[in-house]
RNA sequence: UUCGAAAAAGGCAAACCCAUUGAAAAGUGGGGACGCAAAGCUACAGAUCUAAAGCAGAUUGUCUGCCAGGAUGGCUGAGCUGCCGUAG
Numbered sequence: 001u002u003c004g005a006a007a008a009a010g011g012c013a014a015a016c017c018c019a020u021u022g023a024a025a026a027g028u029g030g031g032g033a034c035g036c037a038a039a040g041c042u043a044c045a046g047a048u049c050u051a052a053a054g055c056a057g058a059u060u061g062u063c064u065g066c067c068a069g070g071a072u073g074g075c076u077g078a079g080c081u082g083c084c085g086u087a088g
Base pairs, nucleotide, nucleotide: 001087003085004084011036012035016031017030018029019028020027021026034074040080041079042078044077045076046075047072048071049070050069054066055065056064057063058062
C1' cells in the first nucleotide's frame, strides 16, 4: 500500500420501549439488536429533515410560504485517524 473470504481479540448499535433535554428535526442515558470493517471523528460540498426567531400572505382561528439558524457522520462525496487478518 491492496483487499475483507475465513478466523480470533473485541467494538458499535437500527426499529421499538423507558427517562431526560429541545418549539421541532433530533440529542443524551438505560433496555434492546436491524445491521456495520471505519456504523471512529469533522457539517467542508451535495442531499434529506426541521424551522421556535424574522419576513411575507391569508379566511384573523391560527394557518400557509420563504428563511437566519438548527439536525443527520447509520445518505453520498471529501478530509483526519484506527483494530484484526490478508497479499505485495
Description: c-di-GMP-I-GGC riboswitch aptamer from a Bacillaceae bacterium, 88 nucleotides, folded computationally. Of the family's consensus pairs, 91% are formed in the model. The coordinates come from a structure-prediction model, not an experiment, and the mean pLDDT is 85.